[in-house]
Order: sequence, then structure tokens, then C1' cells
RNA sequence: UCCGGCGUAGCUCAGCGGUAGAGCGGGUGGCUGUUAACCACUAGGUCCUUGGUUCGAUCCCAAGCGCCGGAG
Repeated sequence: UCCGGCGUAGCUCAGCGGUAGAGCGGGUGGCUGUUAACCACUAGGUCCUUGGUUCGAUCCCAAGCGCCGGAG
């Protein structure tokens, strides 16, 4: 310098055009002699940034930023 992949909740990841979900973790309650486990309920997100397309964008397009891999 060029090519590709990824960037979504605290963490690991789904969702790929129609007002964002799961598991783990956190909080509250139940159970238990206590803890753990288990059960119920619950909080938490400018979907990396900026622009474009669209009636509508996490999703499509462009550029940028970051991380990972490859080529030279």
C1' cells in the first nucleotide's frame, strides 16, 4: 500500500428493510438453618461515526474510525 471479515445490553452472540432479542451476568422476591443451586418477576441499548437510497435502515450503498486475518 492492496484485499477480505467483524463492530448490536456489562460479556458472548442472534436479528439482514417494518417501532431490537437470547444465554450468562446484575437487581428484587420465593425456597433453604446459611450459602450455593433452583423458581418467579425485573432493570439495562444514540444497533461504531457521518452522509446517501427508501414511505420506512441494525439491515442496502459510500466514506471514515477501530479490531482481526490475508497479499505484497

The RNA shown here (transfer RNA) has 72 nucleotides and comes from an uncultured Verrucomicrobiales bacterium. It matches the Rfam family "tRNA". It is annotated as a transfer RNA.